[in-house]
Predicted 3D model of RNase P RNA and transfer RNA as a complex of 499 nucleotides.
Order: sequence, then C1' cells, then structure tokens
RNA sequence: AGGGGCGUCCAGGCGAUCGCGGGGACCGCGCGAGCGGCACCCCGAGGAAAGUCCGGGCUCCACAGGGCAAGGUGGUGGGUAACUCCCACCGGCCGCAAGGCCAGGGACAGCGCAACAGAGAGCAGACCGCCGCGCCCCGAGAGGGGCGGGGCAAGGGUGAAACGGUGGGGUAAGAGCCCACCGCGGCCGCGGCGACGCGGCCGGCACGGCAAGCCCCACCUGGAGCAAGGCCACGUAGGGAGGGAGGGGUCCCAGGACCCCGCGGUGUCGCCCGCACCGCCACGACCUCCGGGUAGGCUGCUCGAGGCGGCGGGCAACCGCCGUCCGAGAGGAAUGGUCGCCGGCGGGGAAGAAGGCGGGCGGGCCUCCGGGUCCGCAGGCCGUAAACCCGCGCACAGGACCCGGCUUACGGACGCCCCUGCAC
RNA sequence: CGGGGCGUAGCUCAGCCUGGCUAGAGCGCUUGCUUCGGGAGCAAGAGGCCGGAGGUUCAAAUCCUCUCGCCCCGA
Repeated sequence: AGGGGCGUCCAGGCGAUCGCGGGGACCGCGCGAGCGGCACCCCGAGGAAAGUCCGGGCUCCACAGGGCAAGGUGGUGGGUAACUCCCACCGGCCGCAAGGCCAGGGACAGCGCAACAGAGAGCAGACCGCCGCGCCCCGAGAGGGGCGGGGCAAGGGUGAAACGGUGGGGUAAGAGCCCACCGCGGCCGCGGCGACGCGGCCGGCACGGCAAGCCCCACCUGGAGCAAGGCCACGUAGGGAGGGAGGGGUCCCAGGACCCCGCGGUGUCGCCCGCACCGCCACGACCUCCGGGUAGGCUGCUCGAGGCGGCGGGCAACCGCCGUCCGAGAGGAAUGGUCGCCGGCGGGGAAGAAGGCGGGCGGGCCUCCGGGUCCGCAGGCCGUAAACCCGCGCACAGGACCCGGCUUACGGACGCCCCUGCAC
Repeated sequence: CGGGGCGUAGCUCAGCCUGGCUAGAGCGCUUGCUUCGGGAGCAAGAGGCCGGAGGUUCAAAUCCUCUCGCCCCGA
C1' cells in the first nucleotide's frame, strides 16, 4: 500500500423566527361537569420506531381438567419473565489465517426413496479382466488362440455412492485369509457437572446414505387479542324469512312446580369426554340470513423485566446493591418551514506541487578499514495545508398497549486482528 | 390485529404435494411455403436459470429457513 475478519460508538450542534401535538399556570364564561383563549413555562420518535418472524407482560374467556389431533423445539452446561434469542464449551464442516457456519437425537421399531450411467444399487455383482483343470487348433520350441467347466472382488470401467482404507505377508490367482497402523463397534480405566476427550484391551468387519420423506423418542404449547377489557351516555321494534329438541313419575290442582333418563344449545380456532349454565311435546331456548339503530365520552395509557453512573460477583451472556433521572401518549395520528454561525460531505484553489523519510547503484574525497561525507542516477514510501469561491440542508427512515430478541434498510467514525505485495 | 394464497418464456397458466430425464402448453414473436397482396392455414425456429439469498441432499422450480413484491379474506 492492497485485500479481508471482528467489535464499539454517533445519528449533526447552537441560536432567531413562524407554526404543530400533549401537559401546567393564568384569564374569561358557567351553580357545576366543563368550554374557550393564551403575548407565559415544560416536554415532544428510532437504532432500526420497519417487517410482524419468534417470545413474554397485561386483559377476558367458570376451572384451564383428561385423551386425541395439530404445531414447534432437538449437542452439553448456563443466562432470562420467556424464546426458534444470548453466552461459554464440545463435535463436524469451510477458510492459508484472523474468523465464520451447522434443524447437531434415532437409519439393528417399521414403511419408503436413489434418475441417468453401469455387469451389479443393498444382506449386490463376472462387462473388460486374473488364475488352475480338460479338450481342440497353430507353432521346432517358448508360447499363442478357441471351446467347456470352475476359482477370484486385487486391477480396469460406470456412478454421488460398488459391502472398510494404506502397506506387507500369503496364494495357482485372490480375499481380514494373516499381521501393523488408521477407521468402525464393544468393554474397562482416567479427566470433565456434562456434551466429550485421552489411554488400554477385545472383536476380523458383521451394522453404507437420506428422517429440512413418512415416522419413533424426549420436551414445550388451552384460546383470543388494547377493535383485549371496564364504566357512562345515546339509539332501537325484539321487525321479516328459514331451521329447530320428549318420554316417565310425584304434587298442588287445570295451569304450573319438582325428580329421573334423554335431547338441543351456549361456554373465544379443531374433535371426543368431563364440568357449568340455559332450554325442551312449543306463546319454543338457541342458530343462520335479511332489514333497522348506534358508531360519542372517560378509562386501560404509560414508572418500566426503565435509562445513566459507581461498586461487587461471573470467562461471558447476565445478576446483585447503592445513588440519580423521568425522556411522546395521540386516538387517523403532532417533530415542520425559513434564516444565520459552526461542523460534515463533494468540487475548485491544487501540479500527487513544495517538502520530508529510509535505503540501492555509480563516481570523487577522507579513513582508526568499521565507515563517514559530497555529487549524480533510477525507483519506493509519506504527504497534498490554508485563505477564498461554488454546491448539498445532509444516509435509512416516523411511535399507535408495553417490553426482550431476530431479520431487513442505511450514512459515517474509531479500535483490534489476519493475509499478501514492495522497500530496508 | 388475525388468517390464507401467488411469483415459472412478452402474456395466461401446468409442473411442486410424491426431488432426478433437454422445465412444458396455448396465445404472441421470427423465418420460409402458400396468395396478385393481406388474413387464415402449413412447416421450422428463437425466447427461461423458475422473485432474491442461504441451507438439507449425490441431485432442488419442487423440501426447509430468512427476505422482497403483489393479491384476497375475517374482526
């Protein structure tokens, strides 16, 4: 100098002026609730407020019960209110490295899949081959060729994958047939909370891949959402159509009440059971559709798993204690416009200038022979400063109950680390 | 706030569930034949990396995750 990796921080500042939303004070009106004004004071978006992808708080559903279904998660230990998040570690993969990524349980519970190529694709397979035996042919012979019947998974070839790999022994040729190492499986010991690691012994290989195919195992999940929910006003006609569930017994007495069984409905996504409530031989609970009415106010609402600082614990995520601060609360939605100064960015000024740093080569002079100094040549690195002028108001983007994460969008500054090149 | 679907050639769609073969079809486009010329007809052809990124797998339009855009439904 170039390239790369990881992390932290900022998100223009100050002022003037005109406006906007919320709150307070004040003024006016009103018996009051409240309404209006305001030259006063205070506050007024974000790191992502976004996507709504996860998780929780909060609220209601009688309880949140059992089973099934459905969905999710998936190394180990921890953090947390909780998580599909975060931290640390283990194992695997990628990268020269800094570092990054991993849905990372189970394939001897079962079902299933593997195109094309290839002889053979799952307890496989003789296409080319290799080696004995028998017969025939050629040849002087060595040997070669053909046929038949066997042995062989070492070599070639196909494939993403060919039933352990490498080396040696062995054999007619071969083969875990035998041996060593590696891999795999089992047992034992040691270390670690654990995932796992290390070592020893045994087994001669039997057990390939896919579960982000079905599935099995373990664990988790009741549902709905601030249009939740609560209070108050206001309005209306219980309007029209359709569907729609009973038997027995007792009592008073002619219309109801109660009990048993049954049926229907409601109980905030699914099914069954349970439970609670309502209704049932009809003046009919309830359901569906159409029509009509109201679509106003208050509350929930912002002090919260809150921000900042310090101390302590922990490798860390994070936790504890103390101090301090209050930083939107609208209800279809307020942050804006103009101007000045400073900052920033881009262009000119500005020629990689002037200059600086450290070396190389050649030559001259000096030398205590280490070198020093001067000149010249080519190349390397650093470095463009200011006045002034012009342009840009300056990335992504706007709260809607709140919070923790993830992801995405996006301007800049700084720090640490790795690799490569060049000069010395 | 809650739920569902779509994205494949210029246009409209199939293929996706159950992964594999050169990703197909109709219309449109180009060229040629036919015709006096046009249309119609006949023949041949071009045109795609399946919205984007990552992952699983030997192999991805298809399976999974994230993301971008569009459409629909309910309160």
Rfam match: Bacterial RNase P class A. Rfam classes the family as a ribozyme. Its mean pLDDT, the model's own confidence on a scale to 100, is 76.